[in-house]
Context: one part of a larger RNA
RNA sequence: CUACUAGAUGGAUGACUUGGUUCGGUACGCCGAUGAAGGACGUGACAAGCUACGAUAUGCUCCGGCGAAUUGAAUGUAAAUUUUGAACCGGAGAUUUCCGAAUGAGUCUUCUCUCUUAUGGACCCUUUGGGGUCAGGGAACGCGGGGAAUUGAAGCGUCUUAGUACCCGCAGGAAAAGAAAUCAAUAGAGAUGCCGUUAGUAUCAGCGAGAGAAAGCGGUGCAGUUCAAACUGAAUCUGUUGCAGUAAUGCAAUGGAGAUGUGGUGUUAUGGACUUCCCUUUCCACCUAUUUUUCGACCUGAAGUUUUCUGGAAUGAAACACGUUACAGGGUGAAAGUCCCGUAAGGGAAGAAAAAUGGGUCUAGGAAGUAUCCUGAGUACUGUCCCUUGAAAAUGGGGCGGGAAUAUGGGGGGCAUUAACCCCUAAAACUAAAUACGUUCCGAAUCCGAUAGAAAACCAGUACCGUGAGGGAAAGUUGAAAAGAACCCUUGACAGGGAGUUAAAAGAUUCUGAAAUCUAGUAGUU
Numbered sequence: 001c002u003a004c005u006a007g008a009u010g011g012a013u014g015a016c017u018u019g020g021u022u023c024g025g026u027a028c029g030c031c032g033a034u035g036a037a038g039g040a041c042g043u044g045a046c047a048a049g050c051u052a053c054g055a056u057a058u059g060c061u062c063c064g065g066c067g068a069a070u071u072g073a074a075u076g077u078a079a080a081u082u083u084u085g086a087a088c089c090g091g092a093g094a095u096u097u098c099c100g101a102a103u104g105a106g107u108c109u110u111c112u113c114u115c116u117u118a119u120g121g122a123c124c125c126u127u128u129g130g131g132g133u134c135a136g137g138g139a140a141c142g143c144g145g146g147g148a149a150u151u152g153a154a155g156c157g158u159c160u161u162a163g164u165a166c167c168c169g170c171a172g173g174a175a176a177a178g179a180a181a182u183c184a185a186u187a188g189a190g191a192u193g194c195c196g197u198u199a200g201u202a203u204c205a206g207c208g209a210g211a212g213a214a215a216g217c218g219g220u221g222c223a224g225u226u227c228a229a230a231c232u233g234a235a236u237c238u239g240u241u242g243c244a245g246u247a248a249u250g251c252a253a254u255g256g257a258g259a260u261g262u263g264g265u266g267u268u269a270u271g272g273a274c275u276u277c278c279c280u281u282u283c284c285a286c287c288u289a290u291u292u293u294u295c296g297a298c299c300u301g302a303a304g305u306u307u308u309c310u311g312g313a314a315u316g317a318a319a320c321a322c323g324u325u326a327c328a329g330g331g332u333g334a335a336a337g338u339c340c341c342g343u344a345a346g347g348g349a350a351g352a353a354a355a356a357u358g359g360g361u362c363u364a365g366g367a368a369g370u371a372u373c374c375u376g377a378g379u380a381c382u383g384u385c386c387c388u389u390g391a392a393a394a395u396g397g398g399g400c401g402g403g404a405a406u407a408u409g410g411g412g413g414g415c416a417u418u419a420a421c422c423c424c425u426a427a428a429a430c431u432a433a434a435u436a437c438g439u440u441c442c443g444a445a446u447c448c449g450a451u452a453g454a455a456a457a458c459c460a461g462u463a464c465c466g467u468g469a470g471g472g473a474a475a476g477u478u479g480a481a482a483a484g485a486a487c488c489c490u491u492g493a494c495a496g497g498g499a500g501u502u503a504a505a506a507g508a509u510u511c512u513g514a515a516a517u518c519u520a521g522u523a524g525u526u
Base pairs, nucleotide, nucleotide: 001524002523003522004521005520006519007518008517014511015477016476019448020447021445022444023443024442025441027440028438029437030137031136038099039098040097041054042053043052045077046076050072060093061092062091063090064089065088069081070080071079104113105112106111121134122133123132124131125130141172142170143169144168145167146166152159156206182189183188193220194219195218196217197216203211204210224430225429226428227376231264232263235262236257237256238255239254240253241252242251243250244249271374272373273372274369275368276367277366278365285361286360287359288358289357290356291355292354293353294352295351298347299346300345304320305336306319307318308317309316321338322337323327329341330340331339381402382401383400384399385398386397387396409425410424411423412422413421464471465470484510487498488497489496490495
């Protein structure tokens, strides 16, 4: 040096899965001055951290379930609880320190100082005693106000990236939009959203790069309403108290709101008011009581633990049986329809939701006439300068300036104007569903299987790094069961040798245990 043998080191590989990932759901979706989200500090017999809870502190009370054990993970010792029904599960309450929107005042201080019938701010109301609303949080989704650049154009300035990223405001379980001053084209449609198509079409564009609709058609889902005004003129609403009623509600008394108009009427052209007649009182909506259905802690829930063999152990092999509206799945000393939990099916308290019925509040329409009255103003429209859009002469918006009409009116119909024709009725408001998202919950999988899958299978947004914003790991597996090695010897200890447990030391640096690397021995070669 090579080869082999036996070890050491190391932790690949195999097997496994407590954790993830993705998808689905006619699951669910807001919390907060009645003090949230998030924290700090405490609370245990022994208690450092985690979990739970809050000076009533690993918990208190009541109702329901369960039925023998219990005092979290977490063993142990001690001390207790429990068939007078605990622990545990479902529901309803009580308690809930301090910080935190943080709100008596202060504060670099999770602390300090007043006061005790409590006192903060902004806005609204007020009989000046007080009363009401808001603030802060929430993963993504939504609406609005602002709004880049890298980039592309093979350079670059209009353009593009893009109304994207990002910042701010505000809201909800969805939001926004929404019942035509809309489209269409001689035929018609009939609020809005979303999906497919129309279509990379029309159109815009240093007509470059690029940008980019709509009607229509097919689907999903469907729902319509209320004011202002004309006319009327307190006929209205509401606090408190009393009475009737299970209650909704009704009546009465007494205050307040309200003539700067509460209530009624009325809401779109085939109009309404108004005038004259006719006829009579439903639907819808909301509230309340009862019943039914669904969900619901949980309950019932079939059939081998038969014989022999192997084995440490039977769920395996051989033999013979049985159940199935249940052969989904998991566990059990190896692979179990019949051992355990379950599963199919059936039942179910409190409570919640929905529907039906009864009661209550509210609520109805028609004919004729057409004189008069009403129908949203610095609005419609328009000049100009900008922004924006696919919007081109024909999108939408803003600044500055001009500025109407009144139903015989007004707006629109992708150039202006005129005419004919057609459509609609602005300048007020509300509105479910189909749609978006997933912090959550449940389920599934030709997904990953510990350098993978989330950064995190394990006490992880931890340790650690950084003044800070911020960055950010590694780390799973004894065995069926601790049966976790009594006792003896050596030893300062680790450890070793016996003995013992086990199927096996698998011996706690614990399954399997590759390679690189190291040691010892044997053989060969030099």